[in-house]
RNA sequence: ACAACGGAGAGUUUGAUCCUGGCUCAGGACGAACGCUGGCGGCGUGCUUAACACAUGCAAGUCGAACGAGAACCAUUCUUUCGGGAGUGGGGAAAGUGGCGAACGGGUGAGUAACACGUAGGUAAUCUGCCCUCGAGUGGGGGAUAAUUCCGGGAAACUGGUUGUAAUACCGCAUAAUUUCCAGGUGGGACAUCCCACCAGGAUCAAAGGUUUCGACCGCUUGAGGAUGAGCCUGCGUCCCAUUAGCUAGUUGGUAGGGUAAAAGCCUACCAAGGCAACGAUGGGUAGCUGGUCUGAGAGGACGACCAGCCACACUGGGACUGAGAUACGGCCCAGACUCCUACGGGAGGCAGCAGUGAGGAAUAUUGCGCAAUGGCCGAAAGGCUGACGCAGCAACGCCGCGUGGAUGAUGAAGCACUUUUGUGUGUAAAAUCCUGUUGAGAGGGAAGAAACGCCGGCCUUCCGGCCGGCCUGACGGUACCUCUAAAGAAAGCUCCGGCCAACUCCGUGCCAGCAGCCGCGGUAAUACGGGGGGAGCAAGCGUUGUCCGGAUUUAUUGGGCGUAAAGGGCGCGUAGGUGGGUUGGUAAGUGAGGGGUGAAAUCCUGAGGCUUAACUUCAGAAUUGCCUUUCAUACUGCCAGUCUCGAGUGCGAGAGGGGAAGAUGGAAUUCCUGGUGUAGCGGUGGAAUGCGUAGAUAUCAGGAAGAACACCGGUGGCGAAGGCGGUCUUCUGGCUCGUAACUGACACUGAGGCGCGAAAGCGUGGGGAGCAAACAGGAUUAGAUACCCUGGUAGUCCACGCUGUAAACGAUGAACACUAGGUGUUGGAGGAUUCGACCCCUUCAGUGCCGCAGCUAACGCGUUAAGUGUUCCGCCUGGGGAGUACGGUCGCAAGGCUGAAACUCAAAGGAAUUGACGGGGGCCCGCACAAGCGGUGGAGUAUGUGGUUUAAUUCGAUGCAACGCGAAAAACCUUACCUGGGCUUGAACUGCAGAUGACAUCUGCCGAAAGGUGGAAUUCCCGCAAGGGACAUUUGCAGAGGUGCUGCAUGGCUGUCGUCAGCUCGUGUCGUGAGAUGUUGGGUUAAGUCCCGCAACGAGCGCAACCCUUGUCGUUAGUUGCCAUCAGGUGAUGCUGGGAACUCUAACGAGACUGCCCGUGUGAAACGGGAGGAAGGUGGGGAUGACGUCAAGUCCUCAUGGCCCUUACGUCCAGGGCUACACACGUACUACAAUGGCCGGUACAGAGGGUUGCAAUACCGUGAGGUGGAGCCAAUCCCAUAAAACCGGUCUCAGUUCGGAUUGUAGUCUGCAACUCGACUACAUGAAGUCGGAAUCGCUAGUAAUCGCAGAUCAGCACGCUGCGGUGAAUACGUUCCCGGGCCUUGUACACACCGCCCGUCACACCAUGGGAGCCGGUAGUACCCGAAGUCGCUGCGCUAACCGUAAGGAAGCAGGCGCCUAAGGUAAGAUCGGUGACUGGGGUGAAGUCGUAACAAGGUAGCCGUACUGGAAAGUGCGGCUGGAUCACCUCCUUU
Repeated sequence: ACAACGGAGAGUUUGAUCCUGGCUCAGGACGAACGCUGGCGGCGUGCUUAACACAUGCAAGUCGAACGAGAACCAUUCUUUCGGGAGUGGGGAAAGUGGCGAACGGGUGAGUAACACGUAGGUAAUCUGCCCUCGAGUGGGGGAUAAUUCCGGGAAACUGGUUGUAAUACCGCAUAAUUUCCAGGUGGGACAUCCCACCAGGAUCAAAGGUUUCGACCGCUUGAGGAUGAGCCUGCGUCCCAUUAGCUAGUUGGUAGGGUAAAAGCCUACCAAGGCAACGAUGGGUAGCUGGUCUGAGAGGACGACCAGCCACACUGGGACUGAGAUACGGCCCAGACUCCUACGGGAGGCAGCAGUGAGGAAUAUUGCGCAAUGGCCGAAAGGCUGACGCAGCAACGCCGCGUGGAUGAUGAAGCACUUUUGUGUGUAAAAUCCUGUUGAGAGGGAAGAAACGCCGGCCUUCCGGCCGGCCUGACGGUACCUCUAAAGAAAGCUCCGGCCAACUCCGUGCCAGCAGCCGCGGUAAUACGGGGGGAGCAAGCGUUGUCCGGAUUUAUUGGGCGUAAAGGGCGCGUAGGUGGGUUGGUAAGUGAGGGGUGAAAUCCUGAGGCUUAACUUCAGAAUUGCCUUUCAUACUGCCAGUCUCGAGUGCGAGAGGGGAAGAUGGAAUUCCUGGUGUAGCGGUGGAAUGCGUAGAUAUCAGGAAGAACACCGGUGGCGAAGGCGGUCUUCUGGCUCGUAACUGACACUGAGGCGCGAAAGCGUGGGGAGCAAACAGGAUUAGAUACCCUGGUAGUCCACGCUGUAAACGAUGAACACUAGGUGUUGGAGGAUUCGACCCCUUCAGUGCCGCAGCUAACGCGUUAAGUGUUCCGCCUGGGGAGUACGGUCGCAAGGCUGAAACUCAAAGGAAUUGACGGGGGCCCGCACAAGCGGUGGAGUAUGUGGUUUAAUUCGAUGCAACGCGAAAAACCUUACCUGGGCUUGAACUGCAGAUGACAUCUGCCGAAAGGUGGAAUUCCCGCAAGGGACAUUUGCAGAGGUGCUGCAUGGCUGUCGUCAGCUCGUGUCGUGAGAUGUUGGGUUAAGUCCCGCAACGAGCGCAACCCUUGUCGUUAGUUGCCAUCAGGUGAUGCUGGGAACUCUAACGAGACUGCCCGUGUGAAACGGGAGGAAGGUGGGGAUGACGUCAAGUCCUCAUGGCCCUUACGUCCAGGGCUACACACGUACUACAAUGGCCGGUACAGAGGGUUGCAAUACCGUGAGGUGGAGCCAAUCCCAUAAAACCGGUCUCAGUUCGGAUUGUAGUCUGCAACUCGACUACAUGAAGUCGGAAUCGCUAGUAAUCGCAGAUCAGCACGCUGCGGUGAAUACGUUCCCGGGCCUUGUACACACCGCCCGUCACACCAUGGGAGCCGGUAGUACCCGAAGUCGCUGCGCUAACCGUAAGGAAGCAGGCGCCUAAGGUAAGAUCGGUGACUGGGGUGAAGUCGUAACAAGGUAGCCGUACUGGAAAGUGCGGCUGGAUCACCUCCUUU
């Protein structure tokens, strides 16, 4: 430079991640169908199903120039009984003889897996009508026959006889060759056969005429060649199943004969025993093949409509005839099924031709026009025929083109939708104005397709014929096209809008109705359902369904994998096959290059051209990636020949070993037996029991018997292919390693089938049997316990021989070879160096471990023993389940093994790693968590709250901790939300507008339970020129109020809880593909992620701590209402008074405490222990303060608020009732049960609060609650207000009491409109349960528990509750094993709604597909036999017969008939195979809330799993052997770092 134009992904497994892997989507296509919609035109296409059945019409005829005869009709002549008859000429129908065609054209795809098709060849093994070229000829005869006439048969179809005629029909004869046959010669070619040319001889074979303008033309016969068409043969290619592995008797070959146009077992006889097959025969299933079409980047994959080539078929099966050609779609014969006609005797038919009908089906058109064109047949021609074809009709079925208008146009109209109520959108869209005229409508004009043939005329020509001009011929069609007219007038839908995937809102609905391709939406705020508005995309279409390719590298040649995701055979030996070391020469099969032939046309692509464009179509080129052939090249591979030694093997010399087989032998232990000693237990467990034992066990001693296994050594040590192998010795035997380099000379690697070996369990036969031990029995445990535990115990375990052939047969890692850093152990050998040495060191070979670079990997990890980098060969995988199941085959005595599906079902199943959570995992730590103590609750009575029940209502909420003396810091009315009843309706309260009236207020009558209703009386203010305006009130109306109605799972705010636990995060950096990690882990320490040290981290934030309040000490300042030491005065007494400012106190400001100091420990740290000082010491005590978040925690009834709901009521007012009910259950409290006490009397000491609709003193009255009364006090002043326990004295003396006070009666007080339901208190009387509380459970670590009283809020009244206050004032903590909760690290996980998790199996119910099944039914192909139509062939042919021979008789020849072989259909028989159905039966799958258990996941509570055996409702349990894909603790070994 030429060339090349070409490859996109997404959703879905998880809390999140990466990977594996399936499912789904976006694209294109269609002979399509369905739904909605539909203006026009062009070009195409249109029964994919029943090769199902067909009414009707048409689809193959033509030639009179091959032939005879010749109707109707016309003309004419004769005749006539006037009906007609006869003749001649023209005319030419219908039919017939004959020729050619009918084998083409047209249809369909049933069959066919085949030389059927495709491609390339062969035919020297063949034929070929019509056509073309060349040569020769066409002489002379004969006998019939259809038609026709007449007579018959028959319903018909049709048919018999008589008569009778022609030919280009038929038959002899002549002539003839290069035909054919016979036997020869010469030359050439090919070759397994044979072919061609030439020469000469013998035998044999032909014909037809017609027309004519008289020139001839068309025919006929024969020969050669060509062209075309056809037959046959061959190489290669051509679907699925091995759950089809063996098939074959004309089968394979030969010889001879027959047969064909032709080779051939094509056919027959005989001979031989072959032929095909794992490179897939045979069988089964499916299917016309191809050019091509669709898709794809390509390689491929799927398909084979239309068009074109080939094949096959023509109702089903068989058969031949004619012919150049057929075994013949619109011919024949036979058989069968079906339909039709029939006089019942017999006949007729074949739309898979064009239309059309029925049926089937989701589904596919007109019973049209024309031969004008193209083509075909016939003809000399005119012409005829042609459902081929050309056109038209129907269908949006497809492709292509056009239109449904264009421009301007904002008050951004109306309507509709939304809305934050301001507006926004639809939207320049419409209207309106100005234009245009495609299509459609009307009117007018109006083609091309037609060139020929033929005819006429002319010219040329020897003939055939050629040339020129004119005329004739159009189904489509008055169509295309052109022009004009009027008029925006007649012309837009469909799907979608959660993500993928472009496009959003409102209403309705409320897991309903529905949607859905996948994921998934819908349970009251649905962008996912339905509707509206709006939007997006395509557009005369748009969607849906179906199918194919793509995406899917998801079968991977291009282009995948197998340690753990699916996947390495259990292991070896080895056959076929595949692959193969160095070197030399040859060859040229593979391979490469050039040439030739072919690869039909159409299609695709490129470039041009024609229809206004395009689709469509024409021309040219390219392409057709293939096959055949030829020439060349020889690097590589192959093949042939030679050679080499490094692969492989042999020899020789050494070596290690639980390698194998057989035999022998040893000791310890166990059990049993005998005897002795000895006495009451032994044994066993978590604890027990069964069991054994006074008939003497266990224990112990001695002796004996038996079987099995071999402690220590012993080891990530050894050997073996794997399974596996362990006392010692002997014999036999396999393999391996090292050294050496003598020998062979590629002898090698792998290995489908095949053969062998192969743990344990199991099976057969015979032994053996100590221990152990499935099954089984008993005892426990338990809700149960077919288990775990215990006591027994049989098969079995052992041996011999045989079978089985499987395991987590594992390194979950096939074998072999080569290459690619190291380090460090260990086993066996060799060498070196050095030694006392077998130590140690170096090198090397072969094994066996660990760590690790590069590299690989999804990660984990692997890493010279690869899972790295390459080569060769084998095995295996392709989503989960169904299922390693069913059926079939095969092996086995059986158990069972090997091989090994489908229907159906799901959208996942899975691997590795991450963060959490969890564990009847581990480590560390904390907490009134346990423990140590003190006091309670649970029992009683009462109070109070809750559940439940009841009720007209018992309003509502709160429900484990974290609801239950909670919301409620006060339910008699009110509160109040509930119930009953009575009322009101712009309303009890609010705002605005409009109208009316008027001040509002106030007083008053009647009804009523009240609310309310209905009356009466009385009545305006401000400004103003006057109309009017303003304020206020009442009333009417409109907007709107109101709702403790619903949703706390729509919300805000507030709150509880984990938890005052120490945690929760971020930025930057780093690590990891990533989720994430690091930081925050580690070593210490702390109350603390508190601090220190270390560290790929460095910093930071929210939390912790501190800052705040209070309390504890001191100081300063201040000194009333508080205080009173000192001084003075006074009282019965008192800070009472003067005064004081010291003290207490008050209330402001300061000081003080910081591990600051000392000692020790500790890492020279942080910190901890002790000490000093100090009022206080390590956060001094208490409070406030509550990180990120969790619980859809609580609250819509505090408040606020979205949405929904009610509006003469779910609003509002009023009266009464209820929230106070009462068999019962629970929570929280109070009071007790008494002597640490009760009662009586006396005597002390607080703090903190409250007080003007208030606290109330002194005084008086009352037993008392309280009353009367009112000083003082807005409070450091006065009052509430006597604190109580305590202390002193007295009494009671252990009892249901002088304890306890419930309950009840009576009488009262107080508050209040009102104490009945339903208040508190007082007095008197009454005097219940209860004698310290079961299981269980709560609080508290110091001024705490316990105990004692006081005050306050709420409040008219009502406190055992709540919130505060002070008084008195303990005990105990060894300690962290356990229970509960929490924090950090780590580990396992099948959990992530996170263990209140997940999840397994039986049973029960419903549905679905499927296996077996006594059988029953049907299809298919074959075998054997029977029967055997038509027909060819063969034999026969006594009957019949025109041509030839013969005078004749007769002959030749032929035919009917008969027989035989073959054979379709049919029948019989036994099987094979496939399908349908089947009482019953087996498992499987699926299904919001069934039953039983709890098997698995954590150590899943007995670690799990694999194989096998037994057992059990079920998961499962147990035995034997194996595996780690087991947690935890400890030890051994090895490794890493120091």